c-di-GMP-I riboswitch aptamer from an uncultured Geobacteraceae bacterium, 78 nucleotides, folded computationally.
Its Rfam family is "c-di-GMP-I riboswitch aptamer". Its family is annotated with cyclic-di-GMP binding in the Gene Ontology.
The coordinates come from a structure-prediction model, not an experiment, and the mean pLDDT is 83.

RNA sequence: CUCUGUAAACGGCAAAACUGGAGUAAUCCAGCGACGCAAAGCCACGGGUCCUGAAUAUCGGACAGCCGGGUUACCAAA
Numbered sequence: 001c002u003c004u005g006u007a008a009a010c011g012g013c014a015a016a017a018c019u020g021g022a023g024u025a026a027u028c029c030a031g032c033g034a035c036g037c038a039a040a041g042c043c044a045c046g047g048g049u050c051c052u053g054a055a056u057a058u059c060g061g062a063c064a065g066c067c068g069g070g071u072u073a074c075c076a077a078a
Stems, first nucleotide, its partner, number of pairs: 004076002012037002018031005035065001041071003045068003048063004053059001
């Protein structure tokens, strides 16, 4: 450096439900909470799903915890 993630350590993230708020909605933010996660960090690039308007074409939006891709990164037993 690359691969790998069955051991250990320092730690990290936070599903559903509930509460408050934003939004027409998908969904998001905060709190609470832990189902899980070795990229469950980041990027809507390809596919996919979802939503509003529109009216079937296109435009706009959401999801990175659906898959692929890109990119950065902690630890190191085998």